[in-house]
Predicted 3D model of a 365-nucleotide RNA (Bacterial RNase P class A) from Pseudoclavibacter sp. The gene name in the source record is rnpB. Model confidence (mean pLDDT): 75 of 100. Its Rfam family is "Bacterial RNase P class A". It is annotated as a ribozyme. Rfam describes the family as follows. Ribonuclease P (RNase P) is a ubiquitous endoribonuclease, found in archaea, bacteria and eukarya as well as chloroplasts and mitochondria. NCBI's taxonomy places the organism under Bacteria, Bacillati, Actinomycetes, Microbacteriaceae, Pseudoclavibacter.
RNA sequence: CGGGCCGGCCAGACGGUCGCGUCGCCCCUUUGGGGGCGCCGAGGAACGUCCGGGCUCCACAGGGCAGGACGGUGGGUAACGCCCACCCGGGGCAACCCGCGAGACAGUGCCACAGAAAGCAGACCGCCCCGAAAGGGGUCAGGGUGAAAGGGUGCGGUAAGAGCGCACCGGGCGCCUGGCGACAGGCGUCGCACGGUAAACCUCGUCCGGAGCAAGGUCAGACAGGAGACGACGACGCUGCCCGCCGAGUCUCCGGGUGGACCGCUGGAGGCGCGCGGUAACGCGCGUCCGAGAGAGAUGGCCGUCACGGCCCGCGGAGCGAUCCGCGGGACGGACAGAACCCGGCGUAUCGGCCGGCCCGUUCC
Repeated sequence: CGGGCCGGCCAGACGGUCGCGUCGCCCCUUUGGGGGCGCCGAGGAACGUCCGGGCUCCACAGGGCAGGACGGUGGGUAACGCCCACCCGGGGCAACCCGCGAGACAGUGCCACAGAAAGCAGACCGCCCCGAAAGGGGUCAGGGUGAAAGGGUGCGGUAAGAGCGCACCGGGCGCCUGGCGACAGGCGUCGCACGGUAAACCUCGUCCGGAGCAAGGUCAGACAGGAGACGACGACGCUGCCCGCCGAGUCUCCGGGUGGACCGCUGGAGGCGCGCGGUAACGCGCGUCCGAGAGAGAUGGCCGUCACGGCCCGCGGAGCGAUCCGCGGGACGGACAGAACCCGGCGUAUCGGCCGGCCCGUUCC
């Protein structure tokens, strides 16, 4: 200097102007509202609503069935399908990254195409032996097919071959050592004794009651309805009478749901700093900070200055060089996206930039 890996952070600033929403004050009003001033007013993901919890209501003796999720080990946490550390497997020269990582001698199913053969093993070509030939026998080492073909490499052995024998590697079983553990290492033993697939059914283990702030609650009024008292001495239609119809009316209390107003509502498993414990995730203590909260609805546009970024032009500097740095000018550029009960995660989107740590060396020294 170039290429790469990991972690953390920022998401323009200031001013002017025109607007938007709640709240406070003032003014006007035809009580519907309108105007002026002032304070405050989105994010790292507020997003998707995928997972987990808090909170609320309903249900519930206890337990089970069904169903779903998860799955190496140990820890963290309110909890998790999240995070940390480690193990195992895979990728990379490396820093580092990835893993939907229990069980296939409990049972059942499936293994397309190709291929002789895809799971009770038989043998297509080939090789070897016998035989004149037809054919018979031996063999799976070699060829060929496939995602996958009965451990691998080598030496010996043989008619040719084969764990047939041996060495090493791999595997099963037993023991020992280290580790909390997953597991690793060592020793002995067994020639290896039936392949893969569980994001196929299934088995094992752990966890899960349901619904969600449109949860749920309070208040006032109206209506349906209910209860009690008085009322048949005729209340009511209907002011009086007749007549007719009707058989109920008045008062008090209760009163579901929808709609309205209010509560729930934002200060919380909260952020930051320091100290301590821990490899870490995280925990504890102290200090400090915290002004959206709606109707499901509001945060923006333009202009100017400055900063930032890459590009182009000019000037200057450093270095042998690849290349880098500084100054001036120009036209451009700034994304993804927007709270609605709250919190912890995950996933996804995002113009660009800054900081820290680490790895590698095609070019140059």